[in-house]
This is a predicted structure of a 73-nucleotide RNA (transfer RNA) from a bacterium. It matches the Rfam family "tRNA". By type it is a transfer RNA. The sequence is in RNAcentral, with records from ENA.
RNA sequence: GGGCCGUUAGCUCAUUUGGUAGAGCGUACCCUUCGCAUGGGUAAGGCGGCCGGUUCGAAUCCGGCACGGUCCA
Numbered sequence: 001g002g003g004c005c006g007u008u009a010g011c012u013c014a015u016u017u018g019g020u021a022g023a024g025c026g027u028a029c030c031c032u033u034c035g036c037a038u039g040g041g042u043a044a045g046g047c048g049g050c051c052g053g054u055u056c057g058a059a060u061c062c063g064g065c066a067c068g069g070u071c072c073a
C1' cells in the first nucleotide's frame, strides 16, 4: 500500500429481501420468604463508529474517513 470481515442497549449478540430496533445476562422496583437464594412480574436503557449521497422512507443500498481483526505485498 492492497483484499476480506467486523463496529447496534453496561456486556454477548440478533435484526437474511430498505418501512421508524429486539433477546439473553446485568441494573432498578414489586410479588413470593422470618431473611437470603431461586422463581414470577414491571420498567429504565441504543437511533445503530463518524460524515455525506440515493430514496417518500436506510442499521439495512452507494462513497469517503476512523478504529479493530485477518491475509497478501
Stems, first nucleotide, its partner, number of pairs: 001072007010025004019056001027043005049065005